[in-house]
RNA sequence: GCCGAGAAAGCCGAACCACCCGCGAGGGUGGGGCGGAAAGCCACGGGUCUGUUGGGGGACAGCAUCCGAGGCAAUGCAUCAACACAGACAGCCGGGUUGCCGCAG
Numbered sequence: 001g002c003c004g005a006g007a008a009a010g011c012c013g014a015a016c017c018a019c020c021c022g023c024g025a026g027g028g029u030g031g032g033g034c035g036g037a038a039a040g041c042c043a044c045g046g047g048u049c050u051g052u053u054g055g056g057g058g059a060c061a062g063c064a065u066c067c068g069a070g071g072c073a074a075u076g077c078a079u080c081a082a083c084a085c086a087g088a089c090a091g092c093c094g095g096g097u098u099g100c101c102g103c104a105g
Stems, first nucleotide, its partner, number of pairs: 002105001003102002011036002016031006034091001040097003044094003047089005053084002057080001062077004066071002
């Protein structure tokens, strides 16, 4: 140095609950304890998730208008998925970086 023991001392703290912050994903504090040897730190690659954002598409199986009697041909709102943008997650996987302890090998 690799590595990681029913080792010791410590450390972190899933779900869930309360309060606070955020539109939201989520975050903070306290309780809690499933787990963890980097479950310390960094959104760099992939991924997942969010949206008070954007432009475009579909849709009259919604609403209003419109045309005129069933229609996105058309406008706005609502809704849906992909994209862009802005974010979240380091306890999803890689990568980077720092680090406690130590038997066996």